A computed fold for a 270-nucleotide part of an RNA from a bacterium, annotated as large-subunit ribosomal RNA, domain VI. The coordinates come from a structure-prediction model, not an experiment, and the mean pLDDT is 88. It was read from a public genome assembly.
[in-house]
Context: one part of a larger RNA
Formats: sequence, structure tokens, C1' cells
RNA sequence: CGUUGGAUAUUUGAAGGGAAGCUAUCCCUAGUACGAGAGGAUUGGGAUGGACGAACCUCUGGUGUUCCAGCUGUUCCGCCAGGAGCAAUUGCUGGGUAGCUACGUUCGGAAUGGAUAAGCGCUGAAAGCAUCUAAGCGCGAAGCCACCCCCAAGAUAAGAUAUCCCUCCCCGAAAGGGGACUAAAGAUUCCAGGAAGACUACCUGGUUGAUAGGCCAGAUGUGUAAGCCCAGUAAUGGGUUGAGCUAACUGGUACUAAUCAAUCGUGCGG
Repeated sequence: CGUUGGAUAUUUGAAGGGAAGCUAUCCCUAGUACGAGAGGAUUGGGAUGGACGAACCUCUGGUGUUCCAGCUGUUCCGCCAGGAGCAAUUGCUGGGUAGCUACGUUCGGAAUGGAUAAGCGCUGAAAGCAUCUAAGCGCGAAGCCACCCCCAAGAUAAGAUAUCCCUCCCCGAAAGGGGACUAAAGAUUCCAGGAAGACUACCUGGUUGAUAGGCCAGAUGUGUAAGCCCAGUAAUGGGUUGAGCUAACUGGUACUAAUCAAUCGUGCGG
């Protein structure tokens, strides 16, 4: 810009496009058919895997640059105690929430239909016979077209459904022109943010508010804080105490910040 008023939401999809398409072993049928024996099926049914793919984080793990604890050296907080900084990787070490992940979990390839290939046939002449073919008809593949999944109305043949919004006067048959008033529905800017993201876009929210921060409670992690008391000459141990602290998680709560506003978009469209 178009889709023939504008807008919001939900959709259809034999218009079209994409993705996928794999395979092994074992068991039963059955030690059956077959075979002198050795051996050993077709068919049908079931189970378990491999590789590949998608989604996810309940479990098992990884990461988790400061969530918790421990440790050494050194400087500082006057000293003890308790802490903070630095240590060429977070100084080193043991764990670890959310998120992201695989080594983890769940699922997928199927079945079915249609038209066929090679091939196998029916009927059947040319050619009194024969012949799957010349007319006609049937079967037949991991392949083709559908079915399943994803995108999709710029599918310009531009689809469908629901809802929302928009004026008066004059001239005119109408189209249209003129005047006055008006600025809808909705969208955007802006702001608080996000399991969305390079930017943009997308999504949520903007006081009629839980969008982010804070705060409260919880969960989770770490693993029994500091201080005081007791025992011991002391190192240390015990009690208070599963304590103290606790990121991204969950639920709540307007305390703080989403203020105020502006712009676009018109007036019923053969």
C1' cells in the first nucleotide's frame, strides 16, 4: 500500500509450503510345514532395544562468579572475640535455589485409504486357435497422493464468525459540493516489567493496579550463628539450637515507582 468504512478478537485451510518417513533382537504360532537327517520357515500376534527427532525439568546429574559453610597467608577495623579487603580462576575447598541443560524424563515413526511401478491375472479380438491388451476389468511397493504434526487469507479468487464505533444544516435525482461542529471505537507515544528479546518485534501491566522493587509469610539450600553459661590448665567439647543466614522460587501486601498527558485514527461507507 492492498484486501472497498474503521476497529478488536476468534478462526477455516484438497490455495500453498514445511517437517517426519529408519531399523535390530527376542518370544508365541512352532521345533510345526518342508527335509533321510542336519537344519528349519512363509504367515499372523506380542515384547524389548539402537540411532534419530520433539518437548520438558518431576526424578538422576551438570552448571549455578558470592546463597550457606569450612581453610591458609597477609593488611586493616586500638586489642581479645567477631569481621572486612586482597591472594594472577569466585584466593582455595565442600555443598547448592531459580534458570539453562543431558548423561535425565515423556512422546514420535504407526495403522488406514486412493492412484500406480516392475510384476501377476480376468474377459478378449485383430489372427474361427492362442494371447494380461488392442476396447474393457482386477490385484500389486519402504516409493507417489492423502491421513498425523507445524506454518499459512499478499490464497490480489486477498475467505469466515462474533462484537465495538461514527453529525447536523444548505444545494443537488444521485454522485458530489459548501458551512458549522465534532475527534468515536481503537491504536501508538510514554512508563513498570517479562520463562519475549541484538535493536525492533512479541507478551503482561499502568492506581477501577499485584507490573517491578521493598516488606511479610513460606519453600529451598547450608548445616547447630553471635553472645552468654557449663566442663577442661588449655586446645577443645557441651547447652541455649536443626540454630543463624538464605539469589533468581511460591503466596500475600499499595510502602516506593508505573504521574500528568500528547499524537494518530473521523463523522454510516453502490